Description: This is a predicted structure of a 1474-nucleotide RNA (small-subunit ribosomal RNA) from Bigelowiella longifila. It matches the Rfam family "Bacterial small subunit ribosomal RNA". Gene Ontology terms of the family: structural constituent of ribosome and ribosome. NCBI's taxonomy places the organism under Eukaryota, Sar, Cercozoa, Chlorarachniophyceae, Bigelowiella.
RNA sequence: UUGAGAGUUUGAUCCUGGCUCAGAACGAACGCUGGCGGCAGGCCUAACACAUGCAAGUCGAGCGAGCUCUUCGGAGCUAGCGGCGGACGGGUUAGUAACGCGUGGGAACGUGCCCUUCACUGCGGAAUAGCCACUGGAAACGGUGAGUAAUACCGCAUACGCCCUUCGGGGGAAAGAUUUAUCGGUGAAGGAUCGGCCCGCGUUAGAUUAGAUAGUUGGUGGGGUAACGGCCUACCAAGUCUACGAUCUAUAGCUGGUUUUAGAGGAUGAUCAGCAACACUGGGACUGAGACACGGCCCAGACUCCUACGGGAGGCAGCAGUAGGGAAUAUUGGUCAAUGGACGAGAGUCUGAACCAGCCAUGCCGCGUGCAGGAAGACGGCCUUCUGGGUUGUAAACUGCUUUUAUAUGGGAAGAAAAAGGCCAUGCGUGGCAAAUUGCCGGUACCAUAUGAAUAAGCACCGGCUAACUCCGUGCCAGCAGCCGCGGUAAUACGGAGGGUGCAAGCGUUGUCCGGAUUUAUUGGGUUUAAAGGGUGCGUAGGCGGAUCUUUAAGUCAGUGGUGAAAGCCUGCAGCUUAACUGUAGAACUGCCAUUGAUACUGGAGAUCUUGAGUAUACUAGAGGUAGGCGGAAUUUAUGGUGUAGCGGUGAAAUGCAUAGAUACCAUAAAGAACACCGAUAGCGUAGGCAGCUUACUGGAGUAUAACUGACGCUGAUGCACGAAAGCAUGGGUAGCGAACAGGAUUAGAUACCCUGGUAGUCCAUGCCGUAAACGAUGAUUACUCGAUGUUGGCGAUACACAGUCAGCGUCCAAGCGAAAGCGUUAAGUAAUCCACCUGGGGAGUACGCUCGCAAGAGUGAAACUCAAAGGAAUUGACGGGGGUCCGCACAAGCGGUGGAGCAUGUGGUUUAAUUCGACAACGCGAAGAACCUUACCAGGACUCGACUACAUCUAUCGCUCUUUGAAAGAAGAGAUUGUUAAGGAUGCCAGGUGGUGCAUGGCUGUCGUCAGCUCGUGCCGUGAGGUGUUGGGUUAAGUCCCGCAACGAGCGCAACCCUUGUUUUUAGUUAUUUCUCUAAAAGUACUGCCGGUGACAAACCGGAGGAAGGUGAGGAUGACGUCAAGUCAUCAUGCCCCUUAAGUUCUGGGCUACACACGUGCUACAACGAUUAAGACAAUGAGAUGCAAUACUGCAAAGAGGAGCUAACCUCAGAAACUUAAUCUCAGUUCGAAUUGUAGGCUGAAACUCGCCUACAUGAAGUUGGAAUCGCUAGUAAUCGCUGGUCAGCUACACAGCGGUGAAUACGUUCCCGGGCCUUGUACACACCGCCCGUCACACCACGGAAAUUGGCUACACCCAAAGCUAUUACCUUAACCAAAUUUAGGAGAGGGGUAUCUAAGGUGGAGUUAAUAACUGGGGUGAAGUCGUAACAAGGUAGCCGUAGGGGAACCUGCGGCUGGAUCACCUCCUU
Repeated sequence: UUGAGAGUUUGAUCCUGGCUCAGAACGAACGCUGGCGGCAGGCCUAACACAUGCAAGUCGAGCGAGCUCUUCGGAGCUAGCGGCGGACGGGUUAGUAACGCGUGGGAACGUGCCCUUCACUGCGGAAUAGCCACUGGAAACGGUGAGUAAUACCGCAUACGCCCUUCGGGGGAAAGAUUUAUCGGUGAAGGAUCGGCCCGCGUUAGAUUAGAUAGUUGGUGGGGUAACGGCCUACCAAGUCUACGAUCUAUAGCUGGUUUUAGAGGAUGAUCAGCAACACUGGGACUGAGACACGGCCCAGACUCCUACGGGAGGCAGCAGUAGGGAAUAUUGGUCAAUGGACGAGAGUCUGAACCAGCCAUGCCGCGUGCAGGAAGACGGCCUUCUGGGUUGUAAACUGCUUUUAUAUGGGAAGAAAAAGGCCAUGCGUGGCAAAUUGCCGGUACCAUAUGAAUAAGCACCGGCUAACUCCGUGCCAGCAGCCGCGGUAAUACGGAGGGUGCAAGCGUUGUCCGGAUUUAUUGGGUUUAAAGGGUGCGUAGGCGGAUCUUUAAGUCAGUGGUGAAAGCCUGCAGCUUAACUGUAGAACUGCCAUUGAUACUGGAGAUCUUGAGUAUACUAGAGGUAGGCGGAAUUUAUGGUGUAGCGGUGAAAUGCAUAGAUACCAUAAAGAACACCGAUAGCGUAGGCAGCUUACUGGAGUAUAACUGACGCUGAUGCACGAAAGCAUGGGUAGCGAACAGGAUUAGAUACCCUGGUAGUCCAUGCCGUAAACGAUGAUUACUCGAUGUUGGCGAUACACAGUCAGCGUCCAAGCGAAAGCGUUAAGUAAUCCACCUGGGGAGUACGCUCGCAAGAGUGAAACUCAAAGGAAUUGACGGGGGUCCGCACAAGCGGUGGAGCAUGUGGUUUAAUUCGACAACGCGAAGAACCUUACCAGGACUCGACUACAUCUAUCGCUCUUUGAAAGAAGAGAUUGUUAAGGAUGCCAGGUGGUGCAUGGCUGUCGUCAGCUCGUGCCGUGAGGUGUUGGGUUAAGUCCCGCAACGAGCGCAACCCUUGUUUUUAGUUAUUUCUCUAAAAGUACUGCCGGUGACAAACCGGAGGAAGGUGAGGAUGACGUCAAGUCAUCAUGCCCCUUAAGUUCUGGGCUACACACGUGCUACAACGAUUAAGACAAUGAGAUGCAAUACUGCAAAGAGGAGCUAACCUCAGAAACUUAAUCUCAGUUCGAAUUGUAGGCUGAAACUCGCCUACAUGAAGUUGGAAUCGCUAGUAAUCGCUGGUCAGCUACACAGCGGUGAAUACGUUCCCGGGCCUUGUACACACCGCCCGUCACACCACGGAAAUUGGCUACACCCAAAGCUAUUACCUUAACCAAAUUUAGGAGAGGGGUAUCUAAGGUGGAGUUAAUAACUGGGGUGAAGUCGUAACAAGGUAGCCGUAGGGGAACCUGCGGCUGGAUCACCUCCUU
């Protein structure tokens, strides 16, 4: 000094794994906003083009000349010659993957100015600019002639030291100025500084770049350079670099540092500092100490400008600034006052270096926008459960205080030290003293005073991550979104508002980088199933390597020295009021080099050893391999025989074969392929793989002995070899099987599954191919770590045996490991060594390139784009055309129906002004009763605080009778005082709604299902979801009970408790008359209690006794946790929305009753077990005052008149019917059946047309037992017979709810259909199989590949041409210094020009390579809403799936061959446990 996680795959879980977020930083940009100050920073893009100004000059104490001024003393200026400086400072990052940079070393070098030391500074000469004259040009700029100076140039002399040398010798310098003292000059030596060169190490990516290189590598001679060197040249040799990545390609200035990080790392290289490179592009040299030179020169090129067209000029990647580009980056400012630089003796001049100022919230830091009191908790806003409350909120108002800041006024710095000049000291450098001058910033910082809260707050967010919640609007729209996701009418997720949270002169967004990410894992990951072990072996390089001793000291460790620039980071102290910022000191810089030590370990060298490895000898087992020979069974074919009508094949068939004799049987022959039984989780082999018998050759392994060698070992990139099946080539062979193909079936179709045929192929030889689920999905080697058991081969002398031992092959388990499943001495445990491989899914093992291959293809192997998952293991469910087991009127066995007819009724559909609405687990349901009403629907007429409810205030009418009008409601009018304290009107709050939403709800209900299930507490198991309990063995109607068991208990369900009924007793009772009976109240009884058997000594079951009743006696009520967004807003209640002269209220009429048709539920029948007539018998539940209504009377009857009795055990409805007896009918559309229709009546009701019921007479349809299919019922049940009630004026009731009468048949049984419970199994399902999901095709969009070709860029090569320039050369031209000769000048040396030559930029031509863009057409891929065709996969997915290969097909796919289990089910075998 130091390390935090979260969201997202699932119904849930654990894991793997990606995506995303919270943090920090920035030369940033954008949006909204903006008070002040300090300190920093400010073209990241076009190394794009630049107008204008400035950025490098200076020296008159080097020189002549000219000019100006003058007090004539002199002073000043400068075009030119000359000197020094323009190689610094400043800018930029194009190029560069390099000794460019960093770091540490080195030897063969140079160095102006500066410092130290020594020596010297003598004598001469010839020019030239300026100037003058003439002259060319538009200009830039020149030309000729005359004459001139120097610290310009040249010669001579001298030179120990200097240079060269053949060691004899030879060569080489200078400059003066000014006036006495300095500054200069020359040579030499040394130093300092700066620079050139060399070397070790470090320094991006790509192998889809593997070979590169001829001055290339080295040598010798020569040249060149300041210096080493192929730096250059001639000759000689053939080297040199490279898998530790050469060459090529792409990208890039490097570093100190910066940023992030716990660190290691990663990313980065703005500002500041060091180095490099560049200066319009390319080339070149000159000068010089230094350059191949940003503001110098020459040439070429592109561009711009001037031009009189002949020629010229230019280079902001200096500072400002302009255009352009861009998301984006400032003033054409001030000063040399300070610091620094150039020149100068100096004053000084110059300095866009620098110091300052301006602009910009670009960043960091600091300050402020007030402080205290103040509750009527004001107004307003917002919310609300609304006479109220909450919140904004002490917030405001109001009172008091303060004045940072802003404003005004006044004062007002530090930064300045001087230099020069003067004086003093001094031998000279120099030192000291006094005084003077000098400030851009700037009247700035700072200080004081005055006034007055006065001048000063925004931005983002508020679903989770993530701090912060409500209302309104919107209604899968508009929109949001970092990820998950939000929005389809109650959105904390969109938009607005109120409130809140966070930060604050800023806040958000976007972008980039690091972090989180242990998500490339050195620290610090993995590879059975998640991505990932190479198909197997041999083996090269490399990596690693047994025991002992000696030595060395490379690695390693320690000490010391050098270096690691400064700045930065860190620590202490200090200065600005603080901080940022700055100063100073320290630490650090984890590195490199040198040196001295240490020697355990690793390495090197030497020696020894035997345990690793190998050898030898003896023995052993084996489908190990290659080549040859032999064998029998079967199949097919052929021939012959016997024999006759079918054979064959299938789920069923057909194609096919067969009277030309099949199949079948017998005999003989031929051919090819494969080897039953033995045979085995047995054996052998490296893997692939290997099976009749036998011969030859041959590889490996194991055991024993411990004789020999003495680490000889392990692994293994590249490489080499082997490598199933399919496939390819050539030649054979071909019995069976059998891709393709053909036919037959199946089917909606069937390019399939099934069948009949059948070609390649399968077989052999030779050669390719090189892949598989080549699997133990598990690389090789070594060591270590409990056991049990089976088996193979040895050894232990032999044998039974065995607790021995070695080497294999299996199973179960411990520790441990693992996400779990599981592994477990044959590891997936613990360690070591080496190799291979992985890093989200898809695109894709695809494209392109390359290598291999005859081909098919194999190997290597991306990207764009797209998704937020994909995946593993396990869990709970659900599901399966999986398994087991159990139950149910589920089937079966029976009885009776429905479906056919007529009618009734409900629904759908259709129709209609309306046929109101709902329900489909609906359909004689809501509706226990639509003529009006009901009524919700339609048409028309009316009303508007309302038909109804509550309250407050005010007012004085209203009802009743009659008339007019009207369909009525209503409206208008008249009258009577008969009625009552109600009623009407107005205002306000509102009433009202069968309007919407059952997907906002309560309540109620249906359904699975009266099925036996559903859970909890504690404990235990599991990382967890979860499991256990609740499973198992029995048993039950039952999770009912018993037993067992890591469970022990408990709850909701089951059962029981409740009601009715059956039996008995007691009590009481009248309408009733007595025991009985009846009524209604209480109690008893039944519990597997008793006996026998079975069973496990259990639970329980079977049988029996007794009993009215026997195993729940019968029936009812009773419906667990939950499922279906099931039903109901139209019973009721209710949130929200909607209507308010209407979607409310009211009236009349109509409709809900329609009618081609379809379906459901019923009634009546089709008849003789019947119909009709007559007579006769026996119930129970119920109902009755707006009521039930008797006796007697009228009517054929419905009914009428009348009214006893009854508030009902009293009276009435009320006659029960089937049944019994007797008679008729006699099998027919009838004396069956009753629909339909006509006439006449009755009843209810204002009203019976639409649209009621009943009666009488007449009429007399269909129908003769009902196709496919389907329903109910297990005993007082089905079937059959009638009776009552509710609703109700009446009725459509044949319905519904009850009541009693008569009263059966059958159940072997659980194979099958349906539904359900439990256990188990598979799963890619979880909206849960009405699931999921694959491919073609069609449409739209997106990126990519191929492509005739087109257009660019880059690179090297070959040739042509060749500027400037350096060098070399030259027979031409010119020529002051020196030499010579001798005064007129030949000549020589040297120099210049011109010519020639080498090299060479640019340019041209050519063929290459590479890269990019475009492209008709084309290919697949991805993504899309509700498209089309099928259904391939997931369950045994309905033909198990998958891998490799080959063929075929609209498509998923199908088929053949070989392989795998990552296949269900059943059976068997083996093994294990007890």